[in-house]
The RNA shown here (c-di-GMP-I riboswitch aptamer) has 84 nucleotides and comes from a Gammaproteobacteria bacterium.
The model forms 95% of the base pairs in the Rfam consensus.
It matches the Rfam family "c-di-GMP-I riboswitch aptamer". Gene Ontology term of the family: cyclic-di-GMP binding.
It was read from a public genome assembly, where an Rfam model found it.

RNA sequence: GUAUGACAAAGGCACAUCUGUCGAAAGACAGGGUCGCAAAGCUUCCGGUCUAAGGGUAAAUCCUAUGGCAGCGGGGUUGCCAGC
Numbered sequence: 001g002u003a004u005g006a007c008a009a010a011g012g013c014a015c016a017u018c019u020g021u022c023g024a025a026a027g028a029c030a031g032g033g034u035c036g037c038a039a040a041g042c043u044u045c046c047g048g049u050c051u052a053a054g055g056g057u058a059a060a061u062c063c064u065a066u067g068g069c070a071g072c073g074g075g076g077u078u079g080c081c082a083g084c
Stems, first nucleotide, its partner, number of pairs: 001084002004082002012037002017032006035071001041077003045074003048069003054064003
């Protein structure tokens, strides 16, 4: 430098779920928890997907993101050890 992960070693994160808080909700945060993860570190640029307060509609269980999901993929960016 590479992003290849076979053999390791040191570690890391934390699904579901429980409690509390915030939120209209999706969901987020904190603590517990530990299914899994070589980027399950960070980042909404793209696709996908969730919610629908507000708005639209004659009306709605319909439509709509300015709200989410980074553990749904892609992209960008940073990175431990080993290998090359």